[in-house]
Context: one part of a larger RNA
């Protein structure tokens, strides 16, 4: 090894691309490395095992055999794997024609609202709460009208277990550039494939650096309340930050707590994109790619999952091995820092 697991008990890397490696469709011929068989040599003796013999038995001693599952040489077998060779089209990819989409980047534009400014009307309140107070207001607020202006941020309705994206994520409109997906019928290439240790890229929010910006919101902070206290919940203010450009950080309940790829396995109901078809229409049928709700078999400790599997199988990677100590210490690597990553032990139950 034979012979465990990873939705919720410990355990799927946050997500891609991809190196080595592992694995790999149908078929012809060759080869004979793996594989299988035979022969020869060797595999010291003792020991172990079997059949005997000797000490009165046994232990012990001793003869023969077997075993020594191995290695080398040689002769064969050729189904499978490998290698070489020729071919194929069912995997994969490309072309042609269409389709849907908040997919990405950049530039420009728009309206509603908040805030601020100017002017008019107008007068004593406004605001806020469970109730208040701090706060704002006779230097004219709140309210209301007009205008203007400024500026920043976010895009109501449409909006939908709707769409797109590998994930993070993406929502006003227009333009430019650009990635991917799906569908249909053919054509082309001819296994070009799957996974992927290292590696490399992307990666919400918060945070960091430099320079801008700053309407609203708002950690910290200040004040007012509440309270036994109130470093809170509530209220009035308010700075970083939130926004932009460039550069870092690299974490998350980064969740479907479910790795990727492929095949197979009852049905029913919705919805999005495409195609075919019946039909006057309404609508129906078939098919395909998504996205949801039930549910058979089966699986599961149960909950539940159930063609979008947690069913039945295969390929490859990652990870787990009692609780605490601890995702910590030390060391390494990375980072401006914050810290991240890799990752123990003593001790204890």
């Nucleotide at each position: 090894c034979u012979g465990g697991g990873c939705g919720u008990a410990a355990a799927g890397c946050g997500c891609g691309c991809g190196u080595a490696g592992g694995c790999g469709g149908u078929u012809u011929g060759g080869u004979a490395a793996g594989u299988c068989g035979g022969a020869u040599g060797u595999g010291a003796a003792a020991u172990c095992c079997c059949c005997g013999a000797g000490c009165u038995c046994a232990a012990c001693u001793u003869g023969g055999g077997a075993a020594u599952u191995g290695c080398a040489u040689u002769c064969g077998a050729u189904a499978c794997u490998g290698c070489c060779u020729g071919a194929c089209u069912a995997g994969a990819a490309u072309g042609u024609g269409g389709u849907a989409g908040a997919g990405g980047u950049a530039a420009g534009u728009g309206g509603a609202a908040u805030u601020c400014c100017c002017g008019g009307u107008g007068u004593a309140g406004c605001g806020g709460u469970g109730a208040a107070a701090u706060g704002c207001g006779u230097a004219g607020a709140u309210a209301u009208c007009g205008g203007g202006a400024a500026g920043g941020a976010a895009c109501a309705u449409c909006a939908g277990u709707g769409g797109c994206g590998a994930a993070g994520g993406c929502g006003a409109c227009u333009u430019a550039c650009u990635g991917g997906a799906c569908c249909a019928a053919c054509a082309u290439u001819g296994a070009c494939g799957c996974u992927g240790a290292g590696g490399u890229g992307c990666g919400a929010a918060a945070g960091c650096g430099u320079g801008g910006g700053g309407a609203g919101c708002a950690a910290a902070c200040a004040g007012g309340a509440u309270u036994a206290g109130a470093u809170a919940c509530c209220c009035u203010g308010g700075u970083a930050g939130u926004c932009c450009a460039c550069g870092c950080c690299c974490u998350a309940a980064a969740c479907u707590a479910u790795g990727u790829c492929a095949a197979c396995u009852a049905g029913c109901c919705g919805u999005u994109g495409g195609g075919c078809u019946c039909a006057u229409a309404a609508g129906g049928g078939c098919u395909u790619a998504g996205u949801g709700g039930c549910g058979c078999a089966g699986c599961u400790a149960a909950c539940g999952c159930g063609a979008u599997a947690a069913g039945u199988u295969g390929a490859c990677c990652g990870c787990c091995u009692g609780g605490g100590g601890a995702g910590u210490a030390c060391g390494g690597c990375c980072g401006c820092a914050a810290g991240g990553u890799u990752a123990a032990a003593a001790c204890u139950c």
This is a predicted structure of a 349-nucleotide part of an RNA (small-subunit ribosomal RNA, central domain) from Pseudoalteromonas sp. Gp-2-9.1-voll. The coordinates come from a structure-prediction model, not an experiment, and the mean pLDDT is 88.